[in-house]
RNA sequence: GGGCGGUUAGCUCAGCAGGGAGAGCGCCACGUUCGCAACGUGGAAGUCAGGGGUUCGAAUCCCCUACCGUCCA
Repeated sequence: GGGCGGUUAGCUCAGCAGGGAGAGCGCCACGUUCGCAACGUGGAAGUCAGGGGUUCGAAUCCCCUACCGUCCA
């Protein structure tokens, strides 16, 4: 330098033939208990890596950039 894959909640990851942003764990509150754990109920938490483009509409399609992994040189 080039090819491929990845970047979404604090963590691990779903969601990709364009239309509702989600799960598990964790966190907070409440219930249960003498108390803790476990369990149950509710809740908070996201510029969907950044910028631009296409579109009525983009996490999703296209282009550029950054970072991580991997392969080639």
Annotation: Transfer RNA from a Nitrospiraceae bacterium, 73 nucleotides, folded computationally. Its mean pLDDT, the model's own confidence on a scale to 100, is 84. The source organism's lineage runs through Bacteria, Pseudomonadati, Nitrospiria, Nitrospirales and Nitrospiraceae. It matches the Rfam family "tRNA". Its family is annotated with triplet codon-amino acid adaptor activity in the Gene Ontology.